[in-house]
Molecule: transfer RNA
Organism: Actinoplanes sp. CA-244728
RNA sequence: GCGCCGCUAGCUCAACGGUAGAGCACCUGUCUCUUAAACAGGGGGUUCGGGGUUCGAAACCCCGGCGGCGUA
Numbered sequence: 001g002c003g004c005c006g007c008u009a010g011c012u013c014a015a016c017g018g019u020a021g022a023g024c025a026c027c028u029g030u031c032u033c034u035u036a037a038a039c040a041g042g043g044g045g046u047u048c049g050g051g052g053u054u055c056g057a058a059a060c061c062c063c064g065g066c067g068g069c070g071u072a
Base pairs, nucleotide, nucleotide: 001071002070003069004068005067006066007065010024011023012022013021018055026042027041028040029039030038048064049063050062051061052060
């Protein structure tokens, strides 16, 4: 240089083109002498950036960025 894969909540990951969710973590409550555990509830996202397609894009197309793998 070229090819392929990935980028979504603090972390690990989901999401047939139709309101973005889960687990863990965090916060509150119940329980307990206290902590932990358990149980119940809650907050948290301009989906890497910029354009395009579409009634509608996390998803499809183009350009760029970052990371990984392969190839020479």